[in-house]
Context: one part of a larger RNA
RNA sequence: UGACGGGGGCCCGCACAAGCAGUGGAGCAUGUGGUUUAAUUCGAAGCAACGCGAAGAACCUUACCAGACCUUGACAUCCCUCUGAAUACAGCGUAAUGGCUGUAGGCCUUCGGGACAGAGGAGACAGGUGGUGCAUGGUUGUCGUCAGCUCGUGUCGUGAGAUGUUGGGUCAAGUCCCGCAACGAGCGCAACCCUUGUCCAUAGUAGCCAGCAGUAAGAUGGGCACUCUAGGGAGACUGCCAGGGAUAACCUGGAGGAAGGUGGGGAUGACGUCAAAUCAUCAUGCCCCUUAUGACUUGGGCUACACACGUGCUACAAUGGCGUAAACAAAGUGAAGCGAAGUCGUGAGGCCAAGCAAAUCACAAAAAUAACGUCUCAGUUCGGAUUGUAGUCUGCAACUCGACUACAUGAAGCUGGAAUCGCUAGUAAUCGCAGAUCAGAAUGCUGCGGUGAAUACGUUCCCGGGUCUUG
Numbered sequence: 001u002g003a004c005g006g007g008g009g010c011c012c013g014c015a016c017a018a019g020c021a022g023u024g025g026a027g028c029a030u031g032u033g034g035u036u037u038a039a040u041u042c043g044a045a046g047c048a049a050c051g052c053g054a055a056g057a058a059c060c061u062u063a064c065c066a067g068a069c070c071u072u073g074a075c076a077u078c079c080c081u082c083u084g085a086a087u088a089c090a091g092c093g094u095a096a097u098g099g100c101u102g103u104a105g106g107c108c109u110u111c112g113g114g115a116c117a118g119a120g121g122a123g124a125c126a127g128g129u130g131g132u133g134c135a136u137g138g139u140u141g142u143c144g145u146c147a148g149c150u151c152g153u154g155u156c157g158u159g160a161g162a163u164g165u166u167g168g169g170u171c172a173a174g175u176c177c178c179g180c181a182a183c184g185a186g187c188g189c190a191a192c193c194c195u196u197g198u199c200c201a202u203a204g205u206a207g208c209c210a211g212c213a214g215u216a217a218g219a220u221g222g223g224c225a226c227u228c229u230a231g232g233g234a235g236a237c238u239g240c241c242a243g244g245g246a247u248a249a250c251c252u253g254g255a256g257g258a259a260g261g262u263g264g265g266g267a268u269g270a271c272g273u274c275a276a277a278u279c280a281u282c283a284u285g286c287c288c289c290u291u292a293u294g295a296c297u298u299g300g301g302c303u304a305c306a307c308a309c310g311u312g313c314u315a316c317a318a319u320g321g322c323g324u325a326a327a328c329a330a331a332g333u334g335a336a337g338c339g340a341a342g343u344c345g346u347g348a349g350g351c352c353a354a355g356c357a358a359a360u361c362a363c364a365a366a367a368a369u370a371a372c373g374u375c376u377c378a379g380u381u382c383g384g385a386u387u388g389u390a391g392u393c394u395g396c397a398a399c400u401c402g403a404c405u406a407c408a409u410g411a412a413g414c415u416g417g418a419a420u421c422g423c424u425a426g427u428a429a430u431c432g433c434a435g436a437u438c439a440g441a442a443u444g445c446u447g448c449g450g451u452g453a454a455u456a457c458g459u460u461c462c463c464g465g466g467u468c469u470u471g
Stems, first nucleotide, its partner, number of pairs: 004471002007469007015459002019423002022420002026314008034305002042053002064300004070294001073125001077124002079121006087104006107114002127289002130287003136283002138278003141274001143272001148187006154163003167178003193266004198234003202230003207224003212221002237260001240254005316416001320375005326369001332363003337356002342351003382413001387408007429451007
């Protein structure tokens, strides 16, 4: 000077408390451990690994295993010789690749050859998801969006260092004010950026419809007032008033206002910590393999299952289940695509096919909700696991190992021990919709809107953090 203390003071945070809904019990989904296996590829490990890398393992992916097969190689550059192509198609053969055979098939030229490609050869080399993240770059997590971390000059101290940055107030904030051997400055804070909430003018199609005509229908004429769209502007600054405060910073209340004291949300992550994570995104030092630790192909595995844990979904029902006929979104996506209407099928879907590179057409039905009817507390008209049969779709191919449909089957489960997680407002809870990945395959992830609470006395205690001080 730090770090630490079951030392002290002050302060903060869904940290506790006050509440709401969960997890822990059941079934299933998913990840992990363990075990098993020829292989169950590898990594991630308290918080900060475990619906994590993986925004999607039937083949491919794929790195693993078994078998088959290649050796200058699947990929790059260079040299020599031969060929003329490359490429496409067909045949033989194989589990498949490899292998064998045939047909079609060019350009420039100074005729030496060249470009390009194939075959053969020699080596230099290629190749490695092999090792080391404790050799590294880059990237990332975390403390933490916590309010801190430093520097120049000066001053003090023999020096390490101190001061500034401490103190009195205040703030979300080292935010600001006052004081002070300090005076200034930098990285952070805040603001500048995006979005949302109000208004104004501009513009008016593909959007909208007040008045006019008109209709089954904003379909059409017409209009751009309104909604909306999208570029521009205004608006909030403690600006105004009162009180408190030190006449300061600031705090409390009020007015006006769509919005009030950072309006809400996002992006933004200081110096550093953890030899934190990653050599399997990529790059890279060193080490290792080189007829194999490289390459290719078929099949299998990553999907196993006495068990244990994490994260979720669905439930255990009447604030509910089922049926009938009604209503209201936002944000997205669409050409190897979205696919209407019609029609067939109980249905998943099929057939035919309009429109749309989209404010035009389509996906598209929003669902919870409201109304009416039924069930009357039961392992049930709750719950849907499991299993059987028959199908649909994608795809060379659904056996290992896809999703969905119909009929039948109808398991556990009657609110969950110790313990433990999230959340302070358009939040929790609950309801559906879309997208990325993607041929197909979400209960995951990322977004979107609908309905919409309860509680916070307070800071003694638990956890984490900041600051001053003490040992």
Small-subunit ribosomal RNA, 3' major domain from an uncultured bacterium, 471 nucleotides, folded computationally. Its mean pLDDT, the model's own confidence on a scale to 100, is 83.